[in-house]
This record gives sequence, structure tokens and C1' cells, in this order.
RNA sequence: UCCUUAUAAAGAGUGGUUGAGGGACGGGCCCGGCGACGCCACGGCAACCUGCCUUGUGCAAGGUGCUAAAUCCUGCGGUUUUACCGAAAGAUAAGGU
Repeated sequence: UCCUUAUAAAGAGUGGUUGAGGGACGGGCCCGGCGACGCCACGGCAACCUGCCUUGUGCAAGGUGCUAAAUCCUGCGGUUUUACCGAAAGAUAAGGU
């Protein structure tokens, strides 16, 4: 990089630094000089792996991940059409290549 499988309306931010973009992409709608994004430090959460036992809506927090908004909404198809269902895409994990 690619493939397979699983998951998603739950949960969790302060400080420093930087300085104009950011929320994957298009459309929307938002966030952002009252300093976003990124990076660093220290916290936190607990989805998957892992460990523990009293086997649970449990505990832990070692690995990965996450810590604005439903994956922020939507995109393609369907239906009893403004709301649902399914798919795709993206994300993350575990395994494989």
C1' cells in the first nucleotide's frame, strides 16, 4: 500500500508554542486573531487488542486510538418520504498481504 472482519447518536481538555487556516473530498453548515489547525507538556476517555476477577452496562489503562458538533449533515439506491433502511466513501481497531 492493498485485502478481510468489526464498530460508530455513549465518553473524554487545560497550559505552553505557533500564527491562518481547520472540520478527509464535493455541496452545506460550523469552528477560528476572545488565537483555531499543527506541535509539545500534563491530564482525561475506554472503541478494538491486552490483563484481572466477582463474568458485568465490571475493573485496570500496557498497545493502538480518541478527547467541538451523530463519521457535524449530506452525496448512491430504496421506501409507507423531510423520516427511516441499506450501500459507498472516509476513520479506527484486529488479522492477513